Annotation
Predicted 3D model of a 74-nucleotide RNA (transfer RNA) from a Methanobacteriota archaeon. Rfam family: tRNA. NCBI's taxonomy places the organism under Archaea, Methanobacteriati, Methanobacteriota.
[in-house]
């Protein structure tokens, strides 16, 4: 230099193929339990879905270039 693949809550990821309110689990905060912690049970907390631009009534999602990261080929 050339293909594939990934990028989404503090973490790890699901969703994206097939456009229609952004979720899960673990953290974290309250409160209930315990003599205490933990552990379990309730409630809460939570986003620039990597940046920019296109197509739609509507983009995490499709389609352009960019940026990062991993794998392979040179």
């Nucleotide at each position: 230099g050339g293909g594939c693949c990934c990028g989404c809550a503090g973490u790890u990821c699901a969703g994206c193929c097939c456009g229609g309110c952004a979720g899960a689990a673990c953290g974290c905060c309250g409160g209930c339990c315990u003599u205490a912690c933990g552990a379990g049970c309730c409630g809460g907390u939570g986003g620039u879905c990597c940046c920019g631009g296109g197509u739609u009534c509507a983009a995490a999602u499709c389609c352009c270039g960019g940026c990062g990261g991993g794998c392979c080929c040179a």